[in-house]
Source information: A computed fold for a 73-nucleotide RNA from an uncultured Bacilli bacterium, annotated as transfer RNA. Rfam family: tRNA. By type it is a transfer RNA.

RNA sequence: GAAUGCUUAGCUCAGUUGGGAGAGCGUUUCCUUCACACGGAAGAGGUCAAGAGUUCGAAUCUCUUAGCAUUCA
Numbered sequence: 001g002a003a004u005g006c007u008u009a010g011c012u013c014a015g016u017u018g019g020g021a022g023a024g025c026g027u028u029u030c031c032u033u034c035a036c037a038c039g040g041a042a043g044a045g046g047u048c049a050a051g052a053g054u055u056c057g058a059a060u061c062u063c064u065u066a067g068c069a070u071u072c073a
Stems, first nucleotide, its partner, number of pairs: 001072007010025004019056001027043005049065005
């Protein structure tokens, strides 16, 4: 330098025809206990990497940029 893939909650990751943003763990509060742990209930937490475009509507399609990984040189 070139090609391919990835970027979604604090962490690990789903999201398969373009229309509801989610799961597990973690975290907060409450219940339970003398107390802790376990268990149960409820909640908070997101610019879907950034920008632009297409569309009535974009995490999803297109382009550009950035970062990471792999391969080639």